The RNA shown here (transfer RNA) has 73 nucleotides and comes from a Paludibacteraceae bacterium. Rfam family: tRNA. From the family's description: Transfer RNA (tRNA) molecules are approximately 80 nucleotides in length. The sequence is in RNAcentral, with records from ENA.
RNA sequence: GCUCCCAUAGCUCAAGGGAUAGAGCGCAGCGCUGCGGACGUUGAGGCUACAGGUUCAAGUCCUGUUGGGAGUA
Numbered sequence: 001g002c003u004c005c006c007a008u009a010g011c012u013c014a015a016g017g018g019a020u021a022g023a024g025c026g027c028a029g030c031g032c033u034g035c036g037g038a039c040g041u042u043g044a045g046g047c048u049a050c051a052g053g054u055u056c057a058a059g060u061c062c063u064g065u066u067g068g069g070a071g072u073a
Base pairs, nucleotide, nucleotide: 001072002071003070004069005068006067007066010025011024012023013022018056027043028042029041030040031039049065050064051063052062053061
């Protein structure tokens, strides 16, 4: 250089073009406990990397850019 894959919560990951984007871990409150941990319960936390396009409707499809990874001479 060329080809392919990935980018969604603090971390690891889900999410057939259609309802308020979810889960586990972590974090906070409460319960429990002599205090913690574990356990139970409630909650906070997201402009879905960026910029355009298609569509009535885009996390999802298309193009470009940026970052990361793999392959190849």